[in-house]
RNAcentral holds the full RNA, with entries from ENA. Predicted 3D model of a 324-nucleotide part of an RNA (large-subunit ribosomal RNA, domain IV) from a Candidatus Saccharimonadota bacterium. Its mean pLDDT, the model's own confidence on a scale to 100, is 85.
Context: one part of a larger RNA
């Protein structure tokens, strides 16, 4: 010096990206008291927080024993759940409802799944899938079933656009293959014939066309003017569009400018919380906004506590070092 431990004056996060690590507190299955906001009324909750506990003897109560509680007196110790083991807690907020699952060997999560919601297909020799096929799964099931897509508990909700793409439907019309058809044309022959080519017409699905459809793929504007301070524009005009973003939320896991501005917290705050709205570039099942409980989840703050630090010191074991 390295690894693993132990103790430490005063201070107590000043360390650091960050209390990482470590300390501390802590009786799951002892007793008494006491417990907030919020809430889906179940929870939150062991919330938080406070106190007690040994031994000996007497008495009282609980029907007796056992045991428990209470009360009076006495005893010892630094300490009485005398050992060991045995949750740190609180406040605010993002995300995901939850228990669960996952990158065997750098990621456990906000990712996946989920119950619930919704759409589409499928009437049974089902749809869908595996397989050149036989056959099998679906299913010894039968639409309260099965398959596929999206969303993801619960609460309040889920706006406008069918022009493009997709899907569904459509006894008209256009286009359209092989086949049918055969006007004609060519070759050859003395001839009969044979061969080649071939217009009109007929003709399916599809496409064009006409409708419907968004919890289908998707999309959801610009410019200019205007109110008796100023500012702003409920209002007006105009251009374009299939239609111009509704409710709710908003510097957000989304905000470039940006450490936006104001307020809170700190002596001091690019983070955090609450607002504002000028949304570069939120927005409604690629779901929107809330939300109790839950989380080895992200972020900010506090109490307690500490060698994280001021600033290091000492000790132990095993290495390192020397010899074999």
């Nucleotide at each position: 010096c390295c690894u693993u431990c132990g103790u430490u004056a005063a201070g107590g996060a000043a360390c650091u990206c960050g209390g990482c690590a470590a300390c501390a507190a802590g009786a799951g299955c002892g007793g008494c008291c006491g417990u907030a906001a919020c809430u889906u009324c179940g929870g939150g909750a062991u919330a938080a927080g406070g106190c007690c506990u040994c031994c000996c003897g007497g008495c009282u109560u609980g029907u007796u024993u056992a045991c428990a509680a209470g009360u009076c007196g006495g005893g010892c110790g630094c300490a009485g759940u005398a050992a060991a083991a045995g949750a740190g807690c609180c406040c605010a907020u993002g995300c995901a409802a939850c228990u669960g699952u996952u990158u065997a060997u750098u990621a456990a999560a906000a990712a996946c799944a989920c119950a619930g919601g919704u759409c589409u297909g499928u009437g049974c020799u089902a749809a869908a899938g595996c397989g050149a096929a036989a056959g099998c799964u679906g299913a010894u099931g039968u639409a309260u079933a099965c398959a596929g897509g999206c969303u993801g508990a619960c609460g309040c909700c889920u706006g406008c656009c069918c022009g493009g793409u997709g899907c569904u439907g459509g006894a008209a019309g256009g286009u359209u293959a092989a086949g049918g058809g055969g006007a004609g044309a060519g070759g050859u022959u003395c001839a009969c014939g044979c061969c080649u080519u071939g217009a009109a017409c007929u003709u399916a699905a599809g496409c064009c066309c006409c409708a419907g459809u968004g919890a289908a793929c998707g999309g959801c504007g610009g410019c200019a003017g205007u109110a008796a301070c100023u500012a702003u524009a409920a209002c007006u005009g105009u251009c374009c569009u299939a239609a111009g973003g509704u409710a709710g939320c908003g510097a957000a896991a989304u905000u470039c400018c940006u450490u936006g501005u104001c307020g809170g917290g700190u002596a001091a705050g690019u983070u955090c919380c609450g607002a504002c709205c000028u949304g570069c570039a939120c927005g409604a099942a690629u779901g929107g906004c809330g939300c109790a409980a839950u989380g080895a989840u992200g972020u900010g703050g506090g109490c307690a506590c500490u060698g994280u630090c001021u600033c290091a010191a000492c000790g132990a074991a095993g290495g390192a070092c020397u010899c074999g």